Predicted 3D model of a 119-nucleotide RNA (SAM riboswitch aptamer (S box leader)) from an Acidimicrobiaceae bacterium. The model forms 95% of the base pairs in the Rfam consensus. The coordinates come from a structure-prediction model, not an experiment, and the mean pLDDT is 79.
[in-house]
RNA sequence: GGAUCAUCCAGAGCGGUUGAGGGACGGGCCCUGCGACGCCGCGGCAACCAGUACGAAUCCGGAAGGACCGCCUAGCGGCCCCGGAGGAGUAACAGGUGCCAAUGCCCGACCGAUGAGGA
Numbered sequence: 001g002g003a004u005c006a007u008c009c010a011g012a013g014c015g016g017u018u019g020a021g022g023g024a025c026g027g028g029c030c031c032u033g034c035g036a037c038g039c040c041g042c043g044g045c046a047a048c049c050a051g052u053a054c055g056a057a058u059c060c061g062g063a064a065g066g067a068c069c070g071c072c073u074a075g076c077g078g079c080c081c082c083g084g085a086g087g088a089g090u091a092a093c094a095g096g097u098g099c100c101a102a103u104g105c106c107c108g109a110c111c112g113a114u115g116a117g118g119a
Stems, first nucleotide, its partner, number of pairs: 013042005021031003025108004043100003048096002052091003058085005068078004
């Protein structure tokens, strides 16, 4: 540094507007006139995509060959050095998204994948 498993489910608001529902559906359980949901403005959380810097494994080429190691011992290879390809990942920033109640709230149902299996 990586893989696998176990356990766990973190983070993020203010204002304006609107005015009765909302959390997709069924059942729960919740949020909501102390104004939910939606929309707008500003702000924030996070780090998926891209970019910037650095960069592992692996592969190719070159040079050299002092020491060390291995072997098929007229030497060859490894290690060391240089260059190239490669791009797992890391760091910072925060452009594009996403998000800012409850584990994408819980269970079920539906679709797909894996699976012997409707687990």